[in-house]
Molecule: small-subunit ribosomal RNA
Organism: uncultured bacterium
RNA sequence: AGGGUUUGAUCCUGGCUCAGGACGAACGCUGGCGGCGUGCCUAACACAUGCAAGUCGAACGAAUCUCCCUUUAUGAGAGCUUGCUCGAUUAAAGGAUUAAGAUUAGUGGCGAACGGGUGAGUAACGCGUGGGUAACCUGCCUUGGAGACCGGGAUAACUCUGAGAAAUUGGAGCUAAUACCGGAUAUAAUCUUAAAAACAAAAGUUUUUAAGAUGAAAAGCCCGCUGCUCCAAGAUGGGCCCGCGUCCGAUUAGCUAGUUGGUAAGGUAAUGGCUUACCAAGGCGACGAUCGGUAGCCGGCCUGAGAGGGUGUCCGGCCACACUGGGACUGAGACACGGCCCAGACUCCUACGGGAGGCAGCAGUGGGGAAUAUUGCGCAAUGAGCGAAAGCUUGACGCAGCAACGCCGCGUGGACGAUGAAGGCCUUCGGGUUGUAAAGUCCUGUCAGGAGGGACGAAGCCCGCCUUGGUGGGUGACGGUACCUCCAGAGGAAGCCCCGGCUAAUUACGUGCCAGCAGCCGCGGUAAUACGUAGGGGGCGAGCGUUGUCCGGAUUUAUUGGGCGUAAAGAGCACGUAGGCGGUUUGUCAGGUCAGGUGUGAAAACUUCGGGCUCAACCCGGAGCCUGCACUUGAAACCGAUAAACUAGAGUCUAGGAGAGGAGAGUGGAAUUCCCAGUGUAGCGGUGAAAUGCGCAGAUAUUGGGAAGAACACCGGUGGCGAAGGCGGCUCUCUGGACUGCGACUGACGCUGAGGUGCGAAAGCUAGGGGAGCAAACAGGAUUAGAUACCCUGGUAGUCCUAGCCGUAAACGAUGGGCACUAGGUGUAGGUGGUUAUCGACGCUGCCUGUGCCGGAGCUAACGCAUUAAGUGCCCCGCCUGGGGAGUACGGCCGCAAGGCUAAAACUCAAAGGAAUUGACGGGGGCCCGCACAAGCGGCGGAGCAUGUGGCUCAAUUCGACGCAACGCGAAGAACCUUACCAGGGCUUGACAUCAUAGUGACCGCCGAUAAAAGUCGGUUUACAUUGAUACGCUAUGACAGGUGGUGCAUGGUUGUCGUCAGCUCGUGUCGUGAGGUGUUGGGUUAAGUCCCGCAACGAGCGCAACCCUUGUCCUAUGUUGCCAGCGGUUAGGCCGGGGACUCAUAGGAGACCGCCUCGGUUAACGGGGAGGAAGGUGGGGAUGACGUCAAAUCAUCAUGCCCCUUACGCCCUGGGCUGCACACGUGCUACAAUGGCCGGAACAACGGGCUGCGACGGGGUAACCCCGAGCGAAUCCCUGAAAACCGGUCCCAGUUCGGAUUGAAGGCUGAAACUCGCCUUCAUGAAGCCGGAGUCGCUAGUAAUCGCGAAUCAGCACGUCGCGGUGAAUACGUUCCCGGGCCUUGUACACACCGCCCGUCACACCACCCGAGUUGUUUGCACCCGAAGUUGCUGGCCUAACCCCUGCUUGCAGGGGAGGGAGGUGCCGAAGGUGUGAGUGGUAAGGGGGGUGAAGUCGUAACAAGGUAGCCG
Repeated sequence: AGGGUUUGAUCCUGGCUCAGGACGAACGCUGGCGGCGUGCCUAACACAUGCAAGUCGAACGAAUCUCCCUUUAUGAGAGCUUGCUCGAUUAAAGGAUUAAGAUUAGUGGCGAACGGGUGAGUAACGCGUGGGUAACCUGCCUUGGAGACCGGGAUAACUCUGAGAAAUUGGAGCUAAUACCGGAUAUAAUCUUAAAAACAAAAGUUUUUAAGAUGAAAAGCCCGCUGCUCCAAGAUGGGCCCGCGUCCGAUUAGCUAGUUGGUAAGGUAAUGGCUUACCAAGGCGACGAUCGGUAGCCGGCCUGAGAGGGUGUCCGGCCACACUGGGACUGAGACACGGCCCAGACUCCUACGGGAGGCAGCAGUGGGGAAUAUUGCGCAAUGAGCGAAAGCUUGACGCAGCAACGCCGCGUGGACGAUGAAGGCCUUCGGGUUGUAAAGUCCUGUCAGGAGGGACGAAGCCCGCCUUGGUGGGUGACGGUACCUCCAGAGGAAGCCCCGGCUAAUUACGUGCCAGCAGCCGCGGUAAUACGUAGGGGGCGAGCGUUGUCCGGAUUUAUUGGGCGUAAAGAGCACGUAGGCGGUUUGUCAGGUCAGGUGUGAAAACUUCGGGCUCAACCCGGAGCCUGCACUUGAAACCGAUAAACUAGAGUCUAGGAGAGGAGAGUGGAAUUCCCAGUGUAGCGGUGAAAUGCGCAGAUAUUGGGAAGAACACCGGUGGCGAAGGCGGCUCUCUGGACUGCGACUGACGCUGAGGUGCGAAAGCUAGGGGAGCAAACAGGAUUAGAUACCCUGGUAGUCCUAGCCGUAAACGAUGGGCACUAGGUGUAGGUGGUUAUCGACGCUGCCUGUGCCGGAGCUAACGCAUUAAGUGCCCCGCCUGGGGAGUACGGCCGCAAGGCUAAAACUCAAAGGAAUUGACGGGGGCCCGCACAAGCGGCGGAGCAUGUGGCUCAAUUCGACGCAACGCGAAGAACCUUACCAGGGCUUGACAUCAUAGUGACCGCCGAUAAAAGUCGGUUUACAUUGAUACGCUAUGACAGGUGGUGCAUGGUUGUCGUCAGCUCGUGUCGUGAGGUGUUGGGUUAAGUCCCGCAACGAGCGCAACCCUUGUCCUAUGUUGCCAGCGGUUAGGCCGGGGACUCAUAGGAGACCGCCUCGGUUAACGGGGAGGAAGGUGGGGAUGACGUCAAAUCAUCAUGCCCCUUACGCCCUGGGCUGCACACGUGCUACAAUGGCCGGAACAACGGGCUGCGACGGGGUAACCCCGAGCGAAUCCCUGAAAACCGGUCCCAGUUCGGAUUGAAGGCUGAAACUCGCCUUCAUGAAGCCGGAGUCGCUAGUAAUCGCGAAUCAGCACGUCGCGGUGAAUACGUUCCCGGGCCUUGUACACACCGCCCGUCACACCACCCGAGUUGUUUGCACCCGAAGUUGCUGGCCUAACCCCUGCUUGCAGGGGAGGGAGGUGCCGAAGGUGUGAGUGGUAAGGGGGGUGAAGUCGUAACAAGGUAGCCG
């Protein structure tokens, strides 16, 4: 830091996806050790059991025990005098409370508001940060000051007695205090009043003075400590208030009556509508109130380069909560997790009367869940509470246990070791690999195991002693743990994922679109590096993968750091509110801004420097960081504020001219239609062609007159005007805006513009008019497979007017508005200057405004834009964030409706898209060619036959070839053979090749048997100058042979085809981001990318052409087997002598090149014409086939990978089949006749072939053919007679003297063999057929047509094929059309490339969604009812020790009254509950609706090419 994925390829846009890091994780496979951390994310679900908050006897009374005393009993043991004494101990009873010690229920004090848990609620001053408190409190602690005097009455415990199952509780009596109460004193405390001073912006605060009022106390003990009271101050901890920050939804836009403020009072520690009364009518909100959803917040943590994004587990700070809801009490502090009261739900106990409970403390249980631990040890340490202290308590905490949950560390051994062992796997069979890996040899000893030793944490604590300080001793859960030493032995310790690309790492087998994989692209349909297994390899390693989530990559929400002409995206247009932004100069201020300082920004974390555990993780110390906020001191350029001024922005006045700008009123002519009348007659109209329609009742046409409505030809113009929509005859009235010129004036008055308001084509709607033409719907006629269309004839809404709605368009320049700047050229519209020769009109040349074209820089993905920007900048607004679902649903607003505006999600896809490129295609265009059409000639398609194919049949009818480019094709020749097919009979190392081992000596041939043959069986026979590792056979065994079995879609080779079409490419350069382009396009020309010219191209290659063969003319040489002019001979045959002249043959040359002339053409290439010439413009013909296309054909010519068969899918043999026949097609032959048939006569070729051959002459036969056999391996001989043509005759238009199929008979030939199944001959027979529908084929000259001849194959078989010659035409105006092709261009949604792509309904399956009569939850507003606990207010009566007063008397008692207090009653408020009525949001639902997806379904053909009616928007 990027990569994969849209395309044939490219660039861009854009989504999806991957590589990284992280986690309180879970799951799968695996698992040796240790350290440090972490561990219910779900049900704030319910909880059994134990523990988690106590402590103080130095506050108090009391009780108990010990100690003490007495008595009785017991009697270990000791003493000895042996039956006595002493006697620890134990038990019981009684006493004493004097001294000492211990324990404790209760009173009292402190604590229990901390510590620990959880995150339900909370969008809030809850949290964070910074301030304020002159509006406050603060137990314990510290400092300072002052003080503690005199009294009093009760009450628990306890005793007695009741109630109750229990929890608990009533009555009577006694008693104490650091419990409670009264009085005194009190300085500075509090309050009131008065005066003065200081501070402060102010409310006010502080200080001083004077007077008055109010208010304290507790003791304990070890006797010098701890407590107590008041005041002041500090520290600590809190309360309250404020600025700023703190999620999503506007499909939540209005909310609020204690609401906002004031006055007064109450209340609180304290401000305050906190509460109440009264008064006023405010307060909040687009800078998002209210409502709804979600959520504890932060330090931090994860990620990131950062900015950000996500997150809030552990640790730390704050908040909230403690079964749910409400409430207060106590207290310094609570509205209190392990306190109280009430209500509710739930659980438990119960004697049914009534009670008890709250693990979101630590363990633990059930449940939920993918998922999260021990009912452990200890208070030794740290900390907390109480205590003077010892100490007690402490599931805080310290430790241990469980879990690879995470991070870190260690190990599973090291060195040497090749014959590269065995085994595995692969193999081209040679080998390679696993692999120094193993074995083996020599070592080491971490961890685990065994044995021995054994801590630090502990001392500032406690105790003792001396004592100002020393000294000694004690205290450990972890733990016999860490650690140290010794012992033995490589011994006990490796897995997981991946190997197509991204992405490091490949082979074999199995499977065969199956099974399966997959993060994306995508693999799998018989050779899978992608599935499964194995070998090998790669990665990480006690882990490895998967899943989930977050950040990153993603500049894919863009502040850093994106866009909007065509990819998603500029609102249809304007005016304008809030807001944002804003010209020049000067002064002032200091809010923003900048600089310095101060405070704060907790600790931990992070970074860094050091240190401690053997290292590390981890821990400790120092520094940095904490980017922030506040205060303060300064600066004054810029922004802002303010004061004053300016004129360049903006505006006003004035003088002009231009204009389809708008509104209203009027008016004109042409045309259409209709009506009336005239003339006039048979059609008109319409179309591709028609028909419907109109017309003899007189149309169309034409003339005249009239009516009506709508629109305004020419001018007219990328001309004008308007903000846009839009505006077009002419005139008038009213009216908006812009432009130009000269000056003057105002003095920033400006730009943009969320909401808002207005305007806004067409269609549509409402009401009323109007209605000529046109024309949705509709009707008819055509077209068509259909035609609810296109075409035609009609035709209603509508189109027009008035008034009102609607508010959308591809409302487009697909380009928001404003300002400024940045090369030019050339038009045009309006205005205004300059200039000439004086004016005017032109002309030329400037300026401003508008509107076009071209084009440079620059920009852009490209196309393109380019002073009218899509360039360079600034300001403001709108909009976009993958495609589909969908501009849809729901909700809201608007509308009469149609509908509009706003606007999702589920689900689904791996793309959708833009521009450009190369092709291909087009019922696009241009140019050109071809027997492509046309012009001709002859055929095919009809008949019969031949032949091939399909189909059918069959035991088999072997196989292949299938549009052109399969079908007289492979096959240049199936009776057997061929032969591959079928039936039957046989063989198994084989019909054929090589090798090895063993045996044998033959094999062949002949004979016999078995229906045939093969085979088998039997008989007969048996090699050598070499006697053998011989040759050749046979037998047996093993390697192997063999296969026309499969795959031509695994291949080589060969071939067809486009096409003998003129094309196809490369190097360098150059253009383009690139695919690619250029060259190769253009202008000419050619058969040709043939050549010329031009040109950012210059060259080159494969093709074209030429070189090759043949043919046409001539020359030279040679002259047999060829030839014979002249000479001679002759049997009359070039036969002979001769000859080389000629023909011919064989070789070698010449010749043709637009070379010459003329014209055209660009002075070219080249073309037209002409001369000469045998031949004239590549002379004719052939061979020759570029890059490539068709997965074209061939595994059956051959070769070959892989698969398959191996007593058979191999091999041999006999017979059959390939020839089978209702039928269909292709290619041919023969015909249908007179340009002919038949008969007779009689001419003229060429190419070829021949010894297993061609076979003459002669003879036989009607003939096929036979007999004989000369000659010839051939310019010699033979095949070999050419036929049509020509001459003569006959037939006379007919199914014939045409035609010959079919059939019968008799023969011939080949061959072992002609039945299936050959060819030929003769005689007889004499079918269809009288020129062929739609359609279709060949041919442009020695061609078509027609006539015969030869050859290959071959024993035989030719209408086929390949050649040869004879006779020998017609036509081509031309390129519109059909087919094929080439070049250029254009469109494209095609690229498997139009046999392409693709749309919608319907049918089927699945999925999610919407509506839905309803039904059922949940949340919540409002109104009312009931009203617990409790605070508070009131309260005649009731109860009441202290204080006060009075009375009585026994002088400390009794009675009465008061103050104060309490119970009870009652009022306001008030939770839960109830009723009613709304709102929001879920579940579910008959039925309805569209949408998405799905392999091959149905119907059509809408779109992409002019897509066959251009398409698209409303």